[in-house]
Molecule: c-di-GMP-I-GGC riboswitch aptamer
Organism: Anaerolineales bacterium
């Protein structure tokens, strides 16, 4: 460097409760499906939402990210342990 046996330690999906938010979702508690970067980062792609705005006579529908997601993929930065090959 690569790889992922063991041990120690770490994180915490869904559901439920409380709070925030228009929503997606986020935060805290509780809880473990999983995770060797499930640590950090919205840079590229994807996905989700649709408040303002556009559209309409109006409503519905539609469009729309400046919102969300790093536990969707890739990129960037950082990082614990040490069996076998």
């Nucleotide at each position: 460097a690569a790889c992922g046996a063991a041990a120690a330690g770490g994180c915490a999906a869904a559901c439920c409760c409380g709070g925030c938010g228009a929503a997606a979702g986020c935060c805290g508690g509780a809880g473990a499906c999983g995770c060797a970067a499930a640590g950090c980062u919205a840079u590229g792609g994807g996905u989700c939402u649709a408040a303002a705005g556009c559209u309409u006579a109006a409503a519905a529908a539609g469009c729309a990210a400046u919102g969300a997601u790093u536990g969707c993929c890739a990129g960037g930065c950082u990082g614990c342990c040490g069996a076998a090959g």